[in-house]
C1' cells in the first nucleotide's frame, strides 16, 4: 500500500421552498468555533569562518476541509 478493528473535537441564528402536525431534506445570508485529510511554517542536530541550505510532529497558522446523524479522518492494533 491493501482489508478489518477501534478513533477526538468544535455551531447557532435568520430568510425562502418541500413536507403538513412540528420533519433537523434543500438553497442562501450572517457571524462564531474546532484541528486528527491534505497544505503551509519552525527547533535541536548536519554542513559552514559566517551567511545560506537540508531538517519533525499530535506544535503553530487555519488556505483547504470540519462544527446534529453518517461518511471522512492523523493515530493504534491484527492480518496480507
Nucleotide at each position: 500500500c491493501c482489508g478489518c478493528g477501534g478513533g477526538a473535537g468544535a455551531g447557532c441564528c435568520g430568510c425562502c421552498c418541500g413536507a403538513g402536525g412540528u420533519c433537523g431534506g434543500g438553497g442562501c445570508g450572517g457571524c462564531a468555533c474546532c484541528g486528527a485529510a491534505g497544505g503551509a511554517g519552525c527547533a535541536a542536530a548536519c554542513c559552514u569562518c559566517c551567511c545560506c541550505g537540508u531538517c519533525a510532529a499530535u506544535c503553530u497558522c487555519u488556505c483547504a476541509g470540519g462544527u446534529a446523524c453518517g461518511c471522512g479522518c492523523a493515530c493504534c492494533g491484527c492480518g496480507g

The RNA shown here (Glycine riboswitch aptamer) has 80 nucleotides and comes from uncultured Gryllotalpicola sp. The organism belongs to Gryllotalpicola, within Bacteria. RNAcentral holds the sequence, with entries from MGnify.